[in-house]
RNA sequence: UCAGAAAACCGGAUGGCCGCGCUUUGCAGCUUUUAGCAAAAGAGCGAGGAAAGUCCGGGCUUCACGGAAAUACGGUGCCGGAUAACGUCCGGACGGCGCGAGCCGAUGGAAAGUGCCACAGAAAGCAAACCGCCUUCCAAAGCCAUUGGUGGAGGAGGGUAAGGGUGAAAGGGUGCGGUAAGAGCGCACCGCGCAGCCGGUAACGGUUGUGGCAGGGUAAACCCCACCGGAAGCAAGACCAAAUAGGGGCCGCAUAUCAUGCAUUUCCGCAUGGCGGUCCGGGUAGGUUGCAAGAGGCCGCCGGUAACGGCGGUCCCAGAUGAAUGGCCAUCACCGCCGGCUUGCCGGCGGGACAGAACCCGGCUUACAGGUUUUCUGACGUG
Numbered sequence: 001u002c003a004g005a006a007a008a009c010c011g012g013a014u015g016g017c018c019g020c021g022c023u024u025u026g027c028a029g030c031u032u033u034u035a036g037c038a039a040a041a042g043a044g045c046g047a048g049g050a051a052a053g054u055c056c057g058g059g060c061u062u063c064a065c066g067g068a069a070a071u072a073c074g075g076u077g078c079c080g081g082a083u084a085a086c087g088u089c090c091g092g093a094c095g096g097c098g099c100g101a102g103c104c105g106a107u108g109g110a111a112a113g114u115g116c117c118a119c120a121g122a123a124a125g126c127a128a129a130c131c132g133c134c135u136u137c138c139a140a141a142g143c144c145a146u147u148g149g150u151g152g153a154g155g156a157g158g159g160u161a162a163g164g165g166u167g168a169a170a171g172g173g174u175g176c177g178g179u180a181a182g183a184g185c186g187c188a189c190c191g192c193g194c195a196g197c198c199g200g201u202a203a204c205g206g207u208u209g210u211g212g213c214a215g216g217g218u219a220a221a222c223c224c225c226a227c228c229g230g231a232a233g234c235a236a237g238a239c240c241a242a243a244u245a246g247g248g249g250c251c252g253c254a255u256a257u258c259a260u261g262c263a264u265u266u267c268c269g270c271a272u273g274g275c276g277g278u279c280c281g282g283g284u285a286g287g288u289u290g291c292a293a294g295a296g297g298c299c300g301c302c303g304g305u306a307a308c309g310g311c312g313g314u315c316c317c318a319g320a321u322g323a324a325u326g327g328c329c330a331u332c333a334c335c336g337c338c339g340g341c342u343u344g345c346c347g348g349c350g351g352g353a354c355a356g357a358a359c360c361c362g363g364c365u366u367a368c369a370g371g372u373u374u375u376c377u378g379a380c381g382u383g
Base pairs, nucleotide, nucleotide: 001379002378003377004376005375006374007373008372009371010370012332013331014330015329016328017327018326020046021045022044023043024042025041029037030036031035048354052365053364055363056362057361058360059359060233061232062231063230073229074228075227076226077225078092079091080090081089082088093107094105095104096103097102108224109223113222114221115218116217117216130164131163132160133159134158135157136156137155138154142150143149144148172190173189174188175187176186177185191213192211193210194209195208196207197206198205199204237289238288239287240286247280248279249278250277251276252275253274258273259272260271261270262269296315297314298313299312300311301310302309303308334351335350336349337348338347339346340345341344
């Protein structure tokens, strides 16, 4: 210098003018007291790294529930740690990719059982044999010769799993020996299973011995094992409360020798009964609250490899509800284009993403113009 890897961060700055939301000072004014509403003016604060997707986990709230366990259903899944909790994070193990810095991985169990393995292929899990290789028997044509020999096409039986072929996958791999040909049949190395020892909290690793190798794959198929889980959500919930329907108490007026109901008729009996006022209660519209001091931010020290934890100091940092957080101008900074020249300056024009709180918090995932910093890797060059 070029090409990369990881981590952290910024997301224009300053000033002026106008506007919007909330809080507060203030008190003109309005209303019947309490008290409430609230103009002008002043002051303070006013989006994000993802506020997003609403995918996980919690706080909080209501409902259900005597406790515990089990079943069902759902979720998670190497090991250890962190945490309020997690499917998140940190550290490690193993596997894969990369020359490397590093990156990626739903990574428990296939010897409990069940299912599935398309096409191709002889055979897809009970093992089997298409071409081939080897061997035994029979044996054609042809030849020599004569009722014999030679020759082996082809056929039948057996052995084999080297080689070929099919497939994503064919019952360890390579080599030597061995054999009629072959084969863990024997041996060496590698892989694998089992056992012991050593290291490690563990996952796992190393090593020694042993077994000729043992029942392929698939669990993001059912399933088994271990652990976790009650449901719904701020439109949760609580409070105040116009109006309307229906309900209750009291009072007044009216009536009832009445009306309706008790299956029907008569008698007796019982219950209910209209209007107005007032109070309770009810809970709609609306309002208040939940709702902004929190698993909070920043700084320092200490513990820990780290995630994180402890202690001390300091700060208060949006709160809308048809939903505020905006617009314009000037200067500067950044980027692109054009022109000029003194070649790094000047002038002109243009540009700036993704997106926008809505109960709160911890994560994950996705989107993002442009830019900054630190550490590390590879190649080349120079000293």
The RNA shown here (Bacterial RNase P class A) has 383 nucleotides and comes from a Pseudobdellovibrionaceae bacterium. NCBI's taxonomy places the organism under Bacteria, Pseudomonadati, Bdellovibrionia, Bdellovibrionales, Pseudobdellovibrionaceae. It is recorded under the gene name rnpB. Model confidence (mean pLDDT): 76 of 100.